[in-house]
A computed fold for a 72-nucleotide RNA from Zopfochytrium polystomum, annotated as transfer RNA. Lineage of the source: Eukaryota > Opisthokonta > Fungi > Chytridiales > Zopfochytrium. It matches the Rfam family "tRNA". About the family: Transfer RNA (tRNA) molecules are approximately 80 nucleotides in length. Gene Ontology term of the family: triplet codon-amino acid adaptor activity. Rfam classes the family as a transfer RNA. The sequence is in RNAcentral, with records from ENA. The prediction has a mean pLDDT of 84.
RNA sequence: GGGGCUUUGGUCUAGGGGUAUGAUUCCUUCUUAGGGUGGAGGAGGUCCCGGGUUCAAGUCCCGGAAGCCCCC
Numbered sequence: 001g002g003g004g005c006u007u008u009g010g011u012c013u014a015g016g017g018g019u020a021u022g023a024u025u026c027c028u029u030c031u032u033a034g035g036g037u038g039g040a041g042g043a044g045g046u047c048c049c050g051g052g053u054u055c056a057a058g059u060c061c062c063g064g065a066a067g068c069c070c071c072c
Base pairs, nucleotide, nucleotide: 001071002070003069004068005067006066007065010024011023012022018055025043026042027041028040029039030038048064049063050062051061052060
């Protein structure tokens, strides 16, 4: 220098145009003598950034950033 893949709550993760899924974590609560395990409820995300297309974008297109891999 060229090419490919990835980026979504604190962490991990699903998501095939229609106001984001689950796990874990944390808080409250039930159970216990207390703790653990287990049950119930709740908190937590400008979907890496900037444009574009569209009635509507995490999703499609363009540019950029970061990480990983391959080629030279």